The part of an RNA shown here (large-subunit ribosomal RNA, domain I) has 547 nucleotides and comes from an Anaerolineaceae bacterium.
The full RNA is in RNAcentral, with records from ENA.

Context: one part of a larger RNA
């Protein structure tokens, strides 16, 4: 030096564990903001770093309601308090809420600087407190220019608006990487991104389309495609929810202005009227007939409140049954004998507990708030036949060329939107049934409103052939922290003593150290805070053996 063995050190790999995670499933909520939101930024505690909570009334203040024996939020203890005259806690409602922020009086390098008016302090000035004081839209009133009448602007007084919102929605725009094994049509994909806007849902939607939505299925099928990659319905049938409805016109009247043939036409407001397709409705004739009666109704169909009930949700209650033996530090193991069960779900106690704890099952509760439902008060709203008549029934719109878009469909390409030119009819009228004609047959466009079934996200309740600290969120811990960046942005590592701090009184070595021997704690300290377990490289002590 090498190999064995033992015993140590270094390391944190493995088991074990779980406070955090992801999924999902039922039910419930679901907009917030000029009354100043969301988001912060400084303060706030007996000393107070961070974290939570709270705003100068600052870990908190009123009231109401549970609650009951302790308490004063967490790392984290220590003084000093507080509390059965009911505290700490828990729900409901109230007040306080500094400063920036739409940030709105003016500015501005966000948490800051500077104003003007009015009131008030004995109030003239300084100074302090309060309040107004931004822009834009619409209403409304006075008031006014060039210009005479008018308009523009001005200006008071109401009322709205503005900013945010993880995800879901609808609209307007809109790549490319990539696939075709290269690429141009094509896909990717109307996706990612941006813009606008809504709303708890959003969009759709009552047929010129037998409501809209949504799921299953038809189905990778019919198509469609450089007929290549690809893309990809419909119909019909299940099934989940169902609700349908009001304008504009005709006609009739009121009011107002205009013309002017001075009693008629126009126009505008407003009210009745009416709302369809076997066509419907106005109008004129005619014949019937009524209401102490019948419908509805706040999410469409006008529309406001209020009362009661009855349920739920925002805090809680009440809730059964075991002892003995014995190993053990420690029983809930072992054995033995018993008991509950509408309760043997899942935790927790010094090992594994139906009978110890808090819980399950099963039963009960609200003063206050809020939702649902039902009632009721209240509100709305009600002819029909028949015959005449041709008044009316959404125009630069239907359609039609060309072009573009979307439609599953890249075109002979029907429906469907759009841009250029052109451009009807009026019920004897018009659209469609995949080029187009003809029969049939179906519907009534060029106005509007409309819950549910759906989407998501958060809340509670549970659940998992989910993950168990390099997993699982990026985060089980002072994480979106610490660090990096000029900035938009990036983005970590880090978890475990023990049952219980009982966290080593006291002694010695040592620099009043680090770090160790002793004693002492405990079941155990090779569990000692660098603390469960403690692999393996890597380092060493010792014995044998070899060289």
């Nucleotide at each position: 030096g090498g190999c064995u063995u033992a015993c140590g050190g270094u390391g944190g790999a493995u088991g074990c564990c779980u406070u955090g995670g992801c999924g999902c499933u039922a039910a419930g909520u679901g907009c917030c903001g000029a009354u100043g939101a969301a988001g912060g930024a400084c303060g706030u505690g007996g000393g107070u770093c961070a974290c939570u909570g709270c705003g100068a009334u600052a870990a908190g203040c009123c009231u109401c309601g549970g609650g009951u024996a302790g308490u004063c939020g967490u790392g984290a203890a220590c003084a000093g308090a507080c509390g059965u005259u009911a505290a700490u806690c828990c729900g409901a409602g109230g007040a306080u809420u500094u400063c920036c922020g739409a940030a709105u009086g003016g500015g501005g390098a966000a948490a800051c600087c500077c104003g003007u008016g009015g009131u008030u302090g004995c109030g003239a000035a300084c100074c302090a407190a309060c309040c107004a004081c931004a822009u834009c839209a619409c209403c409304u009133g006075c008031u006014g220019a060039a210009u005479c009448u008018a308009u523009a602007g001005g200006u008071u007084g109401g009322u709205g608006a503005a900013g945010g919102g993880c995800a879901c929605c609808u609209g307007g725009g809109g790549a490319a990487c990539u696939g075709a094994a290269a690429c141009a049509u094509c896909u990717a994909a109307g996706u990612a991104c941006c813009c606008a806007g809504a709303g708890g849902a959003a969009a759709a939607g009552a047929a010129a389309u037998a409501a809209u939505u949504c799921c299953c299925u038809g189905a990778g099928u019919a198509g469609u495609g450089g007929c290549g990659a690809g893309c990809g319905a419909a119909a019909g049938g299940g099934g989940a929810u169902c609700a349908g409805c009001c304008c504009a016109a005709a006609c009739c009247g009121u009011u107002u202005c205009a013309g002017c043939u001075u009693g008629c036409u126009g126009a505008a407001a407003c009210g009745g009227g009416g709302u369809u397709g076997u066509a419907g409705g106005g109008c004129c004739u005619g014949a019937c007939g009524u209401a102490u009666g019948g419908g509805a109704g706040u999410u469409a169909c006008a529309a406001a409140a209020c009362a009661a009930a009855u349920u739920g949700u925002u805090a809680g209650u009440g809730g059964a049954a075991a002892g003995g033996u014995g190993u053990g530090g420690g029983a809930a193991a072992g054995c033995c004998u018993a008991c509950c069960a509408a309760a043997g779900a899942a935790g927790g106690u010094g090992a594994u507990a139906g009978u110890c704890c808090g819980g399950u099952a099963c039963a009960c509760g609200a003063a206050a708030a809020c939702a649902a439902u039902u009632u009721g008060u209240c509100u709305c709203c009600c002819g029909u036949c028949a015959g005449g008549u041709a008044c009316c029934u959404g125009a630069g719109u239907a359609c039609u060329a060309c072009c573009g878009g979307g439609c599953a469909c890249g075109c002979u390409a029907a429906u469907c939107c759009g841009g250029u030119a052109g451009g009807a009819a009026u019920c004897u009228g018009g659209g469609g049934a995949g080029u187009c004609c003809a029969c049939u047959c179906u519907c009534c466009a060029a106005g509007g409103c409309u819950a549910a079934a759906u989407a998501c996200a958060c809340u509670u309740a549970g659940c998992g052939a989910c993950c168990g600290a390099u997993a699982g969120u990026g985060a089980a811990c002072a994480a979106g922290u610490a660090c990096c960046g000029c900035g938009a942005g990036g983005g970590a590592a880090a978890g475990g003593u023990g049952a219980a701090a009982a966290g080593u009184a006291c002694c010695c070595c040592g620099u009043u150290g680090a770090g160790g021997g002793g004693a002492g704690u405990g079941a155990a300290a090779u569990a000692g805070a660098a603390c469960c377990u403690g692999a393996a490289a890597c380092c060493g002590u010792a014995a044998g053996c070899u060289u």